Predicted 3D model of a 362-nucleotide part of an RNA (large-subunit ribosomal RNA, domain IV) from a Gemmatimonadaceae bacterium. The full RNA is in RNAcentral, with records from ENA. It matches the Rfam family "Bacterial large subunit ribosomal RNA". The prediction has a mean pLDDT of 86.
Context: one part of a larger RNA
């Protein structure tokens, strides 16, 4: 120097992104104990006091002797007392700085956020406000269920030896108060008139090929060259043809989505009102500079001398809003934010002390 372990005058958070980390509290009895609440709780709230030792007294109780009463007489019951003991209390007294004398062994309170709670979780940076959760809803499913593993579109199993108060699927996430408007687009889902359309069916038609026939030329071998039947072969219209798609409805606790400009009231300001345009429909409760506010350290109010954070309120919501749920909530929370009180070597501001290492000399 570093680690570990200990002390510190005054001061007490001035440290720092944050009281990180260290101190403090800390056991058991008693008194005492708000706010608020789902009446359980918060609660060990907070806050006080007692605790050693001797001496004496007063209950309370164990138990072995003995003695005495009763006696339905027994290994019976009750009384008293003697010894050991156990345990609660009262008063006096004694010592030290200290009496739960060591070890062990909650710090506490105010307020908001989130997230009801216990629980899970990134094994190796993250324990949370993520994930579950009971509880709420929709949706599928009538039994060889629907979902699902397997697989040769088996077998066979799971669902379940269940049967709609069941089981799959999603989404929300205890409780309380609710949960508004649009079905225009996307998605389901019902519907089958019309348009449209696949393989298939169906086969008019066209090519290609060639027995045969013609034409022109010929060295009579033949070349060229039109035409063309049956077969075979490549095609191949109309016409018939599901379900989808188009269409017509339903359906937002399906996927979403939820407006603009003008003007007006006898100071001003502001607009209950009023006109237009647009739109499937123009955001209702409640909430709000919010875990969401960009301007922004909004603006006031509170808390500090002094507050970009915090509470509280305003609303000018860049860009809150109702089960991707909205708004409140006691309990709870190794969560987060902001203040207190205790307390301290985090600080001012550093200092000694022990041990260990490491470096220096030797």
């Nucleotide at each position: 120097a570093c680690g570990u372990g200990g002390u510190c005058a005054a001061g007490g958070a001035a440290c720092u992104c944050g009281g990180c980390a260290u101190a403090a509290u800390g056991a058991u009895c008693c008194c005492g104990u708000a706010a608020c609440u789902u009446c359980g709780g918060a609660a060990g709230a907070a806050g006080g006091g007692a605790u050693g030792c001797c001496u004496c007294c007063c209950g309370c109780u164990g138990u072995u002797g003995c003695u005495c009463a009763c006696c339905u007489c027994g290994c019976g019951u009750g009384a008293g007392u003697u010894g050991c003991g156990g345990u609660g209390g009262a008063a006096g007294g004694c010592c030290g700085c200290a009496g739960a004398g060591a070890a062990u062994c909650g710090g506490c309170c105010c307020a908001a956020g989130c997230g009801a709670c216990u629980g899970u979780u990134u094994a190796g940076c993250a324990a949370a406000a993520a994930c579950a959760c009971a509880g709420g809803u929709g949706c599928g499913u009538g039994c060889c269920a629907a979902g699902c593993c397997g697989c040769a579109u088996a077998a066979g199993g799971c669902g379940c030896c269940g049967u709609a108060u069941a089981c799959g699927c999603a989404c929300u996430g205890a409780c309380g108060c609710c949960u508004g408007c649009c079905c225009g687009g996307u998605g389901c889902c019902g519907g089958a008139a019309g348009g449209u359309u696949a393989a298939g069916g169906g086969g008019a038609g066209a090519g290609g090929u060639u027995a045969g026939c013609g034409g022109u030329c010929u060295u009579c071998g033949g070349a060229c060259u039109g035409c063309g039947a049956c077969g075979c072969u490549u095609u191949g219209a109309g016409c018939c043809g599901a379900a989808g798609c188009c269409c017509c409805g339903g359906u937002a606790a399906a996927c979403g989505g939820c407006g603009g400009c003008c003007g007006u009231a006898a100071c001003u300001a502001u607009a209950a009102c009023g006109g237009u345009c647009c739109u499937a429909a123009g955001g209702u409760a409640g909430c709000g500079a919010a875990a969401u506010u960009c301007c922004u350290u909004g603006u006031c109010g509170g808390g500090u001398a002094a507050g970009u954070u915090c509470c509280g309120a305003c609303c000018u919501g860049c860009a809150c809003g109702a089960a991707u749920g909205g708004c409140g909530u006691a309990a709870c929370g190794a969560c987060u934010u902001g203040g207190g009180c205790a307390c301290u070597g985090u600080c001012u501001c550093g200092a000694c002390c022990a041990c260990g290492u490491g470096c220096u000399c030797g």